[in-house]
Context: one part of a larger RNA
RNA sequence: CUGGGCGUAAAGCGCGCGUAGGUGGUCCACUAAGUCGGAUGUAAAAGGCCACGGCUCAACCGUGGUAUGCAUUCGAAACUGGUAGACUGGAGAGAUUCAGAGGGAAGUGGAAUUUGCGGUGUAGCGGUGAAAUGCGUAGAUAUCGCAAGGAACACCAGUGGCGAAGGCGGCUUCCUGGGGAUCUUCUGACACUGAGGCGCGAAAGCCAGGGGAGAGAACGGGAUUAGAUACCCCGGUAUUCCUGGCCCUAAACGAUGCUCAUUAGGUGUGCGAGGUAUCGACCCCUUGCGUGCCGCAGCUAACGCGUUAAAUGAGCCGCCUGGGGAGUACGGCCGCAAGGUUGAAACUC
Numbered sequence: 001c002u003g004g005g006c007g008u009a010a011a012g013c014g015c016g017c018g019u020a021g022g023u024g025g026u027c028c029a030c031u032a033a034g035u036c037g038g039a040u041g042u043a044a045a046a047g048g049c050c051a052c053g054g055c056u057c058a059a060c061c062g063u064g065g066u067a068u069g070c071a072u073u074c075g076a077a078a079c080u081g082g083u084a085g086a087c088u089g090g091a092g093a094g095a096u097u098c099a100g101a102g103g104g105a106a107g108u109g110g111a112a113u114u115u116g117c118g119g120u121g122u123a124g125c126g127g128u129g130a131a132a133u134g135c136g137u138a139g140a141u142a143u144c145g146c147a148a149g150g151a152a153c154a155c156c157a158g159u160g161g162c163g164a165a166g167g168c169g170g171c172u173u174c175c176u177g178g179g180g181a182u183c184u185u186c187u188g189a190c191a192c193u194g195a196g197g198c199g200c201g202a203a204a205g206c207c208a209g210g211g212g213a214g215a216g217a218a219c220g221g222g223a224u225u226a227g228a229u230a231c232c233c234c235g236g237u238a239u240u241c242c243u244g245g246c247c248c249u250a251a252a253c254g255a256u257g258c259u260c261a262u263u264a265g266g267u268g269u270g271c272g273a274g275g276u277a278u279c280g281a282c283c284c285c286u287u288g289c290g291u292g293c294c295g296c297a298g299c300u301a302a303c304g305c306g307u308u309a310a311a312u313g314a315g316c317c318g319c320c321u322g323g324g325g326a327g328u329a330c331g332g333c334c335g336c337a338a339g340g341u342u343g344a345a346a347c348u349c
Base pairs, nucleotide, nucleotide: 003321004320005319006318007303008302012317014200015199016198017197021193022192023191025087026086027085029083030082031081033080034079035076036075037074038073039072040071041070042069048066049065050064051063052062053061054060090190091187092186093185094183095182096181097180098179102176103175104174105173106172107171108170109153114148115147116146117145118144119143120142124135125134161168162167205246206245207244208243209242210241214240215239219235220234221233222232257316258315259314260313261312262311265294266293267292268291269290270289271288272287273286274285275284298305299304322349323348324347331342332341333340334339
C1' cells in the first nucleotide's frame, strides 16, 4: 500500500456540453523518464525480524545474519512514457437517401363547454345512494339561429415514433437540432470519461404585464356523520393560458452513470439497404439501426436479469459504510420570497 459494494437491502449526480486530470488503435526507428539487472557507497548504535547461544524457563541479555530504501555508475529495451515517421479498423467529414408528436416562430381549422342576443315553448331544471343548497314565471331546462371568448386538439393512436433528460400529439408555412441506411471518396487517433465550470431541467411556487371558457387549492353553502376543519353535491378566488424574468425540486424511475469489446437462440414491431420473385407491390431470404416479449449459458439472497445484461472483461466519473436524531442545526454559497445546495454533533436504540 492492498476492503466490500450501489435494480428492490445504505448507495448512480435529473440530464447534457465540456476544462484540468485519468485512460488510450496498428507498424517501424530512436530515446531511456517509468521498468528490470549488475557493481559501489550509504542507511550510527539500540529497536524490529530470523538463527544460534547465556541466566533451570521466560521476560531480559549476547553473537551473527537480514529486509525494503536512497545515491552514483555500468548495462537491457519487451512493456508504459517521450521524439520522429507511416497506417486505417476507432473517431470525424463528404455524397446519395429515409423516417419522425425533436425544438422555435407565425398563421389557420372544426367539434365541444360557457356566456350574450334573438326565435319556438312552459314549469320545472339540476344534482344524489337518497337529498338539499343552487337555477327557474323578471320565462329557466329543452330546442333552433347568430355572435363573443378562452382552452384543449376526438377518430388516426399502437405493446408505435422523436428527444440527452425534463418532455413532445389538429392543420399549414418559415427557421432549426439530432438520428438511421448505402457508397467506402476524404482527414489520419483528431478518441473515451470527466473533479470544478457552464447550459437545459415536469408540476407547484414567485415578480411584472396581459388573459380568464372549462377545471379548480383556499374559502362559502348543502348533505353525510357521534363529530366531518374530509370523501358526495351547489358555488368559487389564486392557479391552470400568453409574454418577459426568477425558482431548480420530484417515485426527475429502467428506483439500473457513460463509453468500448466479447458471449446460444426464438418471436413481434418501427425505419432503412440488398437479394429473389414480380408489370409493380405484398410475401419470402440476408443485413443495419431502434423498440418489446420469451428464453440457453452465466449471474443473483431471492425476485429476477439475460446481445437494450443485473453475463464476461476494460477505461473514467459519481455515490454508500447500522437505525433514530436529520436532510435537521450552525456556517458558507444561491434565491425577491418560498426555499435550494453543501451538511454535522450531543443524545439514544
Source information
Predicted 3D model of a 349-nucleotide part of an RNA (small-subunit ribosomal RNA, central domain) from a Candidatus Margulisiibacteriota bacterium. The source organism's lineage runs through Bacteria, Bacillati and Candidatus Margulisiibacteriota. Model confidence (mean pLDDT): 88 of 100. The RNAcentral record of the full RNA draws on ENA.